A computed fold for a 378-nucleotide RNA from Holophagaceae bacterium UBA1801, annotated as Bacterial RNase P class A. The sequence was found by an Rfam model in a public genome assembly. Its mean pLDDT, the model's own confidence on a scale to 100, is 76.
RNA sequence: UUCGUGGAUCAGGAUGCCGCUGCCUUCGCGGGCAGAGGAAAGUCCGGACUCCGCAGGGCAGUGAGCCAGGCAACGCCUGGGCGGGGUGACCCGACGGAAAGUGCAACAGAAAGCAAACCGCCGAUGGCUUCUUCGGAAGAUCAGGCAAGGGUGAAAUGGUGGGGUAAGAGCCCACCGCCGUUGUGGCAACAGAACGGGCAUGGUAAACCCCUCACGGAGCAAGACCAAAUAGGCUGGCGUGCUUCGCAAGAAGUGAGGAUCGGCCCGAUCGAGCCAGCGGGUAGGUCGCUUGAGGCCAGCAGUGAUGCGGGUCCCAGAGGAAUGGCAUCCUCCUCCUUCGGGAGCAGACAGAAUCCGGCUUACCGAUCCACCACGGCC
Numbered sequence: 001u002u003c004g005u006g007g008a009u010c011a012g013g014a015u016g017c018c019g020c021u022g023c024c025u026u027c028g029c030g031g032g033c034a035g036a037g038g039a040a041a042g043u044c045c046g047g048a049c050u051c052c053g054c055a056g057g058g059c060a061g062u063g064a065g066c067c068a069g070g071c072a073a074c075g076c077c078u079g080g081g082c083g084g085g086g087u088g089a090c091c092c093g094a095c096g097g098a099a100a101g102u103g104c105a106a107c108a109g110a111a112a113g114c115a116a117a118c119c120g121c122c123g124a125u126g127g128c129u130u131c132u133u134c135g136g137a138a139g140a141u142c143a144g145g146c147a148a149g150g151g152u153g154a155a156a157u158g159g160u161g162g163g164g165u166a167a168g169a170g171c172c173c174a175c176c177g178c179c180g181u182u183g184u185g186g187c188a189a190c191a192g193a194a195c196g197g198g199c200a201u202g203g204u205a206a207a208c209c210c211c212u213c214a215c216g217g218a219g220c221a222a223g224a225c226c227a228a229a230u231a232g233g234c235u236g237g238c239g240u241g242c243u244u245c246g247c248a249a250g251a252a253g254u255g256a257g258g259a260u261c262g263g264c265c266c267g268a269u270c271g272a273g274c275c276a277g278c279g280g281g282u283a284g285g286u287c288g289c290u291u292g293a294g295g296c297c298a299g300c301a302g303u304g305a306u307g308c309g310g311g312u313c314c315c316a317g318a319g320g321a322a323u324g325g326c327a328u329c330c331u332c333c334u335c336c337u338u339c340g341g342g343a344g345c346a347g348a349c350a351g352a353a354u355c356c357g358g359c360u361u362a363c364c365g366a367u368c369c370a371c372c373a374c375g376g377c378c
Base pairs, nucleotide, nucleotide: 002373004371005370006369007368008367009366010365012330013329014328015327016326017325018324020035021034022033023032024031025030037349041360042359044358045357046356047355048354049219050218051217052216061215062214063213064212065211066080067079068078069077070076081095082093083092084091085090096210097209101208102207103204104203118150119149120146121145122144125143126142128139129138130137131136158176159175160174161173162172163171177199178197179196180195181194182193184191185190223287224286225285226284233278234277235276236275237274238273241254242253243252244251245250258270259269260268261267294313295312296311297310299308300307301306332347333344334343335342336341
């Protein structure tokens, strides 16, 4: 230099004018200050907070699942182990149990869990045929032996090499793998060693299941307070006339007292309710509400996540829901270029809603740090 790997940061700036939300100030006019994000998103985990429930235990259900540490907690983070990928920096992993049980394995294949033989190899042994010096030899492969090779499959009953054999085979041996025992290192996961054993125990738990651990429910529209009109409820006061029918409830009639038509007179209508207080809920309002596992700066402890103490700062709080618009300049970027410059001009994803810690997803671009591989140069 080229190609890569890991991590971090930023996400235009300044000024002016006009608005919007909140706070402070002012008697008022007005003035001052602050006003979205790295993900505010998905609502997938974990908490704070609030209300309800709860003697204790169990079943069911859901979730987590290598080890150690961190954290308020976590399915998150850090470090480590193991497995896989990459030349490498580094990346990925639902990573307990299949010698408790039950189940499943399409197609292909001879055979898929208890064993099996299509092609193939052999035919030592028994039988057959031929020859024979009668000792045997040769041939074919009927019985039979084998699982080395081929073939099927995601997977075929340890692998490689040698010995061995009729041919073969852990049948025997060496190494690797596996199992068991005992030491060693490590907190542990685990690693490695010695000795013993020819090897048993195929795969699948993102199939049921088993083991260990954890888990009450709902959510700021939680919840608390204040509190209209109307209609129910409770209490108190005043009123509820007369006639007929009816046991009563009630029905019919009448219209005196009474009520309404602003008051009075007439008239009309109503004619059994009216008034006051209390209480619950609704509309509405207030709180919850933003000072918090908070930000920044260095220090100490730790490999690190993180912790400890110190200094400093206050940084949206709406509620049918503000955070916007315009203008100028600078800068980034894009395009053109006669290399002098010119033109376009902020142009990604997105937008708080009780708060916090994570994860995941989206994203124009820019900058920085550490590292890897190859080639070149010193």
It matches the Rfam family "Bacterial RNase P class A". Rfam classes the family as a ribozyme. Rfam links the family to the GO terms ribonuclease P activity, dimeric ribonuclease P complex and tRNA processing.
NCBI's taxonomy places the organism under Bacteria, Pseudomonadati, Acidobacteriota, Holophagae, Holophagaceae.